[in-house]
Context: one part of a larger RNA
RNA sequence: UGACGGAAGGGCACCACCAGGAGUGGAGCCUGCGGCUUAAUUUGACUCAACACGGGGAAACUCACCAGGUCCAGACACAAUAAGGAUUGACAGAUUGAGAGCUCUUUCUUGAUUUUGUGGGUGGUGGUGCAUGGCCGUUCUUAGUUGGUGGAGUGAUUUGUCUGCUUAAUUGCGAUAACGAACGAGACCUUAACCUGCUAAAUAGCUACUCUAGCUUCGGCUGGGUUCGUAGCUUCUUAGAGGGACUAUCGUGCUUAAAGCCGAUGGAAGUUUGAGGCAAUAACAGGUCUGUGAUGCCCUUAGAUGUUCUGGGCCGCACGCGCGCUACACUGACGGAGCCAGCGAGUUUACCUUGGCCGAGAGGUUCCGGGGAAUCUUGUGAAACUCCGUCGUGCUGGGGAUAGAGCAUUGCAAUUAUUGCUCUUCAACGAGGAAUUCCUAGUAAGCGCAAGUCAUCAGCUUGCGUUGAUUACGUCCCUGCCCUUUGUACA
Numbered sequence: 001u002g003a004c005g006g007a008a009g010g011g012c013a014c015c016a017c018c019a020g021g022a023g024u025g026g027a028g029c030c031u032g033c034g035g036c037u038u039a040a041u042u043u044g045a046c047u048c049a050a051c052a053c054g055g056g057g058a059a060a061c062u063c064a065c066c067a068g069g070u071c072c073a074g075a076c077a078c079a080a081u082a083a084g085g086a087u088u089g090a091c092a093g094a095u096u097g098a099g100a101g102c103u104c105u106u107u108c109u110u111g112a113u114u115u116u117g118u119g120g121g122u123g124g125u126g127g128u129g130c131a132u133g134g135c136c137g138u139u140c141u142u143a144g145u146u147g148g149u150g151g152a153g154u155g156a157u158u159u160g161u162c163u164g165c166u167u168a169a170u171u172g173c174g175a176u177a178a179c180g181a182a183c184g185a186g187a188c189c190u191u192a193a194c195c196u197g198c199u200a201a202a203u204a205g206c207u208a209c210u211c212u213a214g215c216u217u218c219g220g221c222u223g224g225g226u227u228c229g230u231a232g233c234u235u236c237u238u239a240g241a242g243g244g245a246c247u248a249u250c251g252u253g254c255u256u257a258a259a260g261c262c263g264a265u266g267g268a269a270g271u272u273u274g275a276g277g278c279a280a281u282a283a284c285a286g287g288u289c290u291g292u293g294a295u296g297c298c299c300u301u302a303g304a305u306g307u308u309c310u311g312g313g314c315c316g317c318a319c320g321c322g323c324g325c326u327a328c329a330c331u332g333a334c335g336g337a338g339c340c341a342g343c344g345a346g347u348u349u350a351c352c353u354u355g356g357c358c359g360a361g362a363g364g365u366u367c368c369g370g371g372g373a374a375u376c377u378u379g380u381g382a383a384a385c386u387c388c389g390u391c392g393u394g395c396u397g398g399g400g401a402u403a404g405a406g407c408a409u410u411g412c413a414a415u416u417a418u419u420g421c422u423c424u425u426c427a428a429c430g431a432g433g434a435a436u437u438c439c440u441a442g443u444a445a446g447c448g449c450a451a452g453u454c455a456u457c458a459g460c461u462u463g464c465g466u467u468g469a470u471u472a473c474g475u476c477c478c479u480g481c482c483c484u485u486u487g488u489a490c491a
Base pairs, nucleotide, nucleotide: 001491002490003488004487005486007485008484009483010482011481012480013479016475017474020439021438022437023436024435027326028325029324031322032321033320034319035317036316043054044053065312066311067310068309069308071306076119077118078117079116080115086113089108090107092105093104094103123300124299126298127297128296132294134288135287136286137284138283139282144183145182146181148179149178150159151158152157162174164173165172188277189276190275191274192273194243195242198240199239200238201237204234205233206232207231208230209229210225211224212223213222214221215220246270248265249264250263251262253261254260328432332391333390334389335388336387337386338385345377346376351371352370353369355367356365357364358363398429403424404423405422406421407420408419445467446466447465448464449463450462451461452460
């Protein structure tokens, strides 16, 4: 100087607690991990910082694993064989999962491309992440880190970087043997909020006037008209340039009348305005050689660990653990009706698909169409929700696991059932022990939608809107983190 203390004092955090909310842990199912089993059930990762993670939803491919079968894509050099032929390919039969001339029988074909040996390459989802790069994660979401000149000390080092108060903050006020600086924080960038001010719009609308169709209490109301309407405008919509908040103003408020905090007013906005991004120094023998034609070394390299083809496996089930979905009902289930979003996405021939028709439904049908998109799908007429009925607390019209039969769809292929639909079957579950997770406002929770993956397949993930609470607005008691003082068996 660190590290540590079951030492003391401050400060901080819903990956801590308190007050609560939703839960998870119990059930069924889905999915990941272990174990067991297996020809193989490929493999990485194991406290936070492994386990719906590898963007890992694997029918083939993927694929690395298992049972088998082909091929060389063995550059190049040297040597050998060799134009009287180095070698290549092949019908049929046998053989084979196979219409692999793979091998054998049988002969044809080819013509210096090859073949044999040695050296040396190449390939490898083979090994080593404890040889590495790069990237990511974590320590660590906190406030921390560093040098110049000066001071102290023989020196390592220290001061600066601090007793206080304050802040989300080493943020400031101040104090001061320090002074003046740098990185990080902040500023910055993106996004969500405001603008009746500017610029505009047949890819967005509005208002008039017309042409029309209904209803009219004759006042009006509701519709339709994409170059086969017209004119004007930009409030709504879109997006450019800008503006806007700076905690503004006030307070016998608190406080050194400093930094700041609190309350009220105004305001679209006063928690750093909300939410993200970026993110220092020093590290870890954290993860990744299975992202890479990044890569050292080792292994293998033709009976291949290369590559391709067929089939299987990764899905296997006495069991244990983790993330989730569905529920246990009446604030509900079922049947009608009403009815409102925002992020997206869409055709390298086959993507998004309206409407019509057929069908109980899933779905089908080039029957007619639109769209490389503010134009069409699409107002994605979403779900929860609202209204009216039926049910009446009964494992019940709650729940929908598990099975049987049938019909479609994707695909070369669906058995170990891809998925969807119809009928039947009607299991556990009556609110979950000890434990434990997440969370402070348009948040939690409920609800669906879009995208990613995708031929097909969401109980996953990432976004998006819709409905929208209770309870704190604090503390250091538990769990941890930071700073100061002190001690030490540690380096």
A computed fold for a 491-nucleotide part of an RNA from Limtongia smithiae, annotated as small-subunit ribosomal RNA, 3' major domain. The full RNA is in RNAcentral, with records from SILVA. The source organism's lineage runs through Eukaryota, Dikarya, Ascomycota, Lipomycetes and Limtongia.